[in-house]
Molecule: transfer RNA
Organism: Caldisphaera sp.
């Protein structure tokens, strides 16, 4: 330098291919119940303007373009 893949909550991921209305899950965090206390269990809650910018569109996490970061391979 080239090709491909990835980037969504504190962490690990789904959703993207085929655009659609409040962006979900598990773990973690947190309030309550229970318990002698804790854990487990049960019922709640907070937390991501989806890596950044631009474009297309009535509408973009999703499609297109340019960047940034990470990984693999090739030279």
């Nucleotide at each position: 330098g080239g090709a491909c893949c990835c980037g969504u909550a504190g962490c690990u991921c789904a959703g993207c291919c085929a655009g659609g209305a409040u962006a979900g899950a598990g773990c973690g965090c947190u309030g309550g119940c229970c318990u002698u206390c804790g854990g487990a269990g049960c019922c709640g809650g907070a937390g991501a303007u989806c890596c950044g910018g631009g474009g297309u569109u009535c509408a973009a996490a999703u499609c297109c373009c340019c960047g940034c970061g990470g990984g693999u391979c090739c030279g």